A computed fold for a 115-nucleotide RNA, annotated as SAM riboswitch aptamer (S box leader). Rfam family: SAM riboswitch aptamer (S box leader). Rfam's curators write: The SAM riboswitch is found upstream of a number of genes which code for proteins involved in methionine or cysteine biosynthesis in Gram-positive bacteria.

RNA sequence: ACCUUAUCACGAGUGACGGAGGGAUGGGCCCUAUGAAGUCACGGCAACCGGCGCGUUCCGCGCAAGGUGCCAAAUCCCCCAGCGCGCGCAAUAGCGUGAAGCUGACAGAUAAGGA
Numbered sequence: 001a002c003c004u005u006a007u008c009a010c011g012a013g014u015g016a017c018g019g020a021g022g023g024a025u026g027g028g029c030c031c032u033a034u035g036a037a038g039u040c041a042c043g044g045c046a047a048c049c050g051g052c053g054c055g056u057u058c059c060g061c062g063c064a065a066g067g068u069g070c071c072a073a074a075u076c077c078c079c080c081a082g083c084g085c086g087c088g089c090a091a092u093a094g095c096g097u098g099a100a101g102c103u104g105a106c107a108g109a110u111a112a113g114g115a
Base pairs, nucleotide, nucleotide: 002114003113004112005111006110007109008108013042014041015040016039017038021031022030023029026078027077028076043071044070045069048067049066051063052062053061054060055059075107080104081103082102083101085098086097087096088095089094
C1' cells in the first nucleotide's frame, strides 16, 4: 500500500519552541503574524480494542481508563445518483438550471481484524 466490519450533526486547549502556512484532493468558504504547520510539556474529551463486574452466554448494561484516537467550523460545505422544491423553455411528454432539505453512493478519517 490492499481487503473486511463498525462509527463519523455529541464532546474536549493552554503554555514553551518554531516562523508561514493550514482545513486530505478540485471548487467554495473559512482559520492564521492577536502567530499556520510541526515538536514538546501539562490538561481534557470519547469509549473502538483490551480489563473488571452484572444480566446472560448471540449479545446487552455498568465501572475504570491499560493500547489507540481526538481536542475551529456536521468528515466545514459541495462534487455522483435518486426524491422533493423553485425558476426558465416546451402543447404535453420532457429538457435545462439553482439552492436551504432528505436518502444513498464515492472519497476520507479512526478503531478492530485479515492477507
Of the family's consensus pairs, 97% are formed in the model.